About this RNA: This is a predicted structure of a 328-nucleotide part of an RNA (large-subunit ribosomal RNA, domain IV) from a freshwater metagenome. The RNAcentral record of the full RNA draws on SILVA. Its Rfam family is "Bacterial large subunit ribosomal RNA". Its family is annotated with ribosome and structural constituent of ribosome in the Gene Ontology.
Context: one part of a larger RNA
RNA sequence: CCAUGUCGAAGGAACUAGGCAAAUUGCUCGCGUAACUUCGGGAUAAGCGAGACCCUGGCUUGCGCAAGCAGGUUGGGGUGGCACAAAGCAGGGGGUGGCGACUGUUUAGUAAAAACACAGGGCUCUGCGAAAUCGAGAGAUGACGUAUAGGGUCUGACGCCUGCCCGGUGCCGGAAGGUUAAAAGGAGGUGUGCAAGCACCGAAUUGAAGCCCCGGUAAACGGCGGCCGUAACUAUAACGGUCCUAAGGUAGCGAAAUUCCUUGUCGGGUAAGUUCCGACCUGCACGAAUGGCGUAACGACCUCCCCACUGUCUCCGGCAUGGGCUCA
Numbered sequence: 001c002c003a004u005g006u007c008g009a010a011g012g013a014a015c016u017a018g019g020c021a022a023a024u025u026g027c028u029c030g031c032g033u034a035a036c037u038u039c040g041g042g043a044u045a046a047g048c049g050a051g052a053c054c055c056u057g058g059c060u061u062g063c064g065c066a067a068g069c070a071g072g073u074u075g076g077g078g079u080g081g082c083a084c085a086a087a088g089c090a091g092g093g094g095g096u097g098g099c100g101a102c103u104g105u106u107u108a109g110u111a112a113a114a115a116c117a118c119a120g121g122g123c124u125c126u127g128c129g130a131a132a133u134c135g136a137g138a139g140a141u142g143a144c145g146u147a148u149a150g151g152g153u154c155u156g157a158c159g160c161c162u163g164c165c166c167g168g169u170g171c172c173g174g175a176a177g178g179u180u181a182a183a184a185g186g187a188g189g190u191g192u193g194c195a196a197g198c199a200c201c202g203a204a205u206u207g208a209a210g211c212c213c214c215g216g217u218a219a220a221c222g223g224c225g226g227c228c229g230u231a232a233c234u235a236u237a238a239c240g241g242u243c244c245u246a247a248g249g250u251a252g253c254g255a256a257a258u259u260c261c262u263u264g265u266c267g268g269g270u271a272a273g274u275u276c277c278g279a280c281c282u283g284c285a286c287g288a289a290u291g292g293c294g295u296a297a298c299g300a301c302c303u304c305c306c307c308a309c310u311g312u313c314u315c316c317g318g319c320a321u322g323g324g325c326u327c328a
Base pairs, nucleotide, nucleotide: 001323002322003321004320005319006318007317008316010314011313014312019309027051028050029049030048031047036041038157052079053078054077055076056075057074058073059072060071061070062069063068080084092307093306094305095304097302098301099299100298104116105115120155121154122153123152124151125150126149132141133140134139158294159293160292161291163224164223165222168221169220170217171216172215173214174213177212178211179210183206184205188201189200190199191198192197225243226242227241228240229239252286253283264280265279266278267277268276
């Protein structure tokens, strides 16, 4: 010096990206326990006290005929130690916010999560020799099921809700019309031949699905404006005008896991806060099942704060074991 332990004056997160690591807490009994809440929880919340041994009294359980034996519980008095859940084992706690409801699942070997799944919700297909899938096929799964069933797809407990647009794309429907393949059809024509003929080209006309066309459909893919003016201070614009669109973003939320300018502005917390919390709205570029906004409980998730605690630090030191190193 390295590894693993252990102890430490005063301070106590000043360390650091971050309390990472370590320390604290830890058991049982008694007391006590907030917001919020889906009334179940939250909760071992938090917080406070007691605990060894000896003597003695009460109550009581099981067994036993009884004497008694093995316990439980509750009083009184005393003894020793630095220390009585004496070693070991054995939750640190609280508050705010984000995301995901939850228990689960995942990148065997850098990611455990806010990702996946989930119960619940919707749309859609499928009438049974079902749809869908595997197979060349027979056949099989679906299912020894039958629409309260099965497949596909999106969303993701629960609460309150889920606005407008069908112009484009998709899907569904549509006895008309347009276009249109093979085929049918043959007016007419060409080659050859003396001719009969043979071979070939070929206009009208009749021809499906599809496409065009006409409708429907957004919890289908998706989309959801601009400019100018206006109120008796100023500012702002409930109001008016105009252009464009299929329709111009409703409720709710908003500097957000989304805000570029930006460390926005104001308030809170700190002596001091690019983070955090509460507001504002000027949303570069939120927004309603690619779900919107809330939400008790839950989380080896993420953010911020506080208490306790500590060698993380100020600032390092001692000791122990093993290794390294030096010497033999």